Record summary
Predicted 3D model of a 350-nucleotide part of an RNA (small-subunit ribosomal RNA, central domain) from a metagenome. Its mean pLDDT, the model's own confidence on a scale to 100, is 89. It matches the Rfam family "Bacterial small subunit ribosomal RNA".

Context: one part of a larger RNA
RNA sequence: UUGGGCGUAAAGCGCACGUAGGCGGUCCGCUAAGUCGGAUGUGAAAGCCCUCGGCUUAACCGAGGAAGUGCAUCCGAAACUGACGGGCUAGAGUACGGAAGAGGGUUUCGGAAUUCCCGGUGUAGAGGUGAAAUUCGUAGAUAUUGGGAGGAACACCAGUGGCGAAGGCGGAAACCUGGGCCGAUACUGACGCUGAGGUGCGAAAGCGUGGGGAGCAAACAGGAUUAGAUACCCUGGUAGUCCACGCCGUAAACGAUGAGCGCUAGGUGUUGGGGGUAUUGACCCCCCCAGUACCGCAGCUAACGCGUUAAGCGCUCCGCCUGGGGAGUACGGCCGCAAGGCUAAAACUC
Numbered sequence: 001u002u003g004g005g006c007g008u009a010a011a012g013c014g015c016a017c018g019u020a021g022g023c024g025g026u027c028c029g030c031u032a033a034g035u036c037g038g039a040u041g042u043g044a045a046a047g048c049c050c051u052c053g054g055c056u057u058a059a060c061c062g063a064g065g066a067a068g069u070g071c072a073u074c075c076g077a078a079a080c081u082g083a084c085g086g087g088c089u090a091g092a093g094u095a096c097g098g099a100a101g102a103g104g105g106u107u108u109c110g111g112a113a114u115u116c117c118c119g120g121u122g123u124a125g126a127g128g129u130g131a132a133a134u135u136c137g138u139a140g141a142u143a144u145u146g147g148g149a150g151g152a153a154c155a156c157c158a159g160u161g162g163c164g165a166a167g168g169c170g171g172a173a174a175c176c177u178g179g180g181c182c183g184a185u186a187c188u189g190a191c192g193c194u195g196a197g198g199u200g201c202g203a204a205a206g207c208g209u210g211g212g213g214a215g216c217a218a219a220c221a222g223g224a225u226u227a228g229a230u231a232c233c234c235u236g237g238u239a240g241u242c243c244a245c246g247c248c249g250u251a252a253a254c255g256a257u258g259a260g261c262g263c264u265a266g267g268u269g270u271u272g273g274g275g276g277u278a279u280u281g282a283c284c285c286c287c288c289c290a291g292u293a294c295c296g297c298a299g300c301u302a303a304c305g306c307g308u309u310a311a312g313c314g315c316u317c318c319g320c321c322u323g324g325g326g327a328g329u330a331c332g333g334c335c336g337c338a339a340g341g342c343u344a345a346a347a348c349u350c
Stems, first nucleotide, its partner, number of pairs: 004321003007304002012318001014201004021194003025088005031082001033081002035077008049065006091191001092188004096183003103177007110154001115149007125136002162169002206247006215241002220236004258317006266295011299306002323350003332343004
């Protein structure tokens, strides 16, 4: 290679955009590259296969034939694929009208709470725990009350809810901006799908420069616990957590399930939209589209389970797997300020 696989056994790239490539709706015409048929030439000898023959037989050897699935040229076929030309509208898209949304970015504003500062009231405790202690407090704490400062996060609403490609997104307003959904018509006319490389986005932690710093809190210190306690508990507390700009590029980046299209029983809830019925009031009931959950037929599965949101039945394209350890390591290369990341073995061993 062939073949078999990738939810949990090894295996779906974290996600997207997109280059090459691969694949590609419907009708007509034309072509004849692929495809198919025929002919001719060639396809060395030996060998294999068939027939006959030579050594007493066989092995072995000789002669003839067949085969040699291939290649080239010529003639022919035109269904399918391709090329070219023309058409179509069911795929895809554009315009129009709607409604929903924590989708993204910037600026501004708000209230609750914690902490700190100033003042009032007030007096001996407060805090913390399993119990304590470290700690704070007569230099007036805790409690309570008035005022102020500052940073971070936005209770209720909140949902089994919504939005986003993923990461992710939650107080309010304004501005800028992306996507999807529904409805009805018109238009373009296959403009599509996937996507090696590539490019961009990418939680947290971490890094660089400059700010900021309320609370929390690695490290660290102390108090406890304990045989010990470099922990769990307590009192403190620095990076960090926040902002701007620039890096990093990882994750149980998970639905552990790549993307797209078509097909294959139903039932229940819910979100957005539309239609019908009904009242005419925004309620109920029925139907359709799009999403999101639960249950379940067939089918699938080693089982668990999946089951129109498939892990069912098919097609297209990409990625990946091939016993455990060594090892996601070494070496090399590329990237990074570094931490490290990506690519990725072998000896040896079971």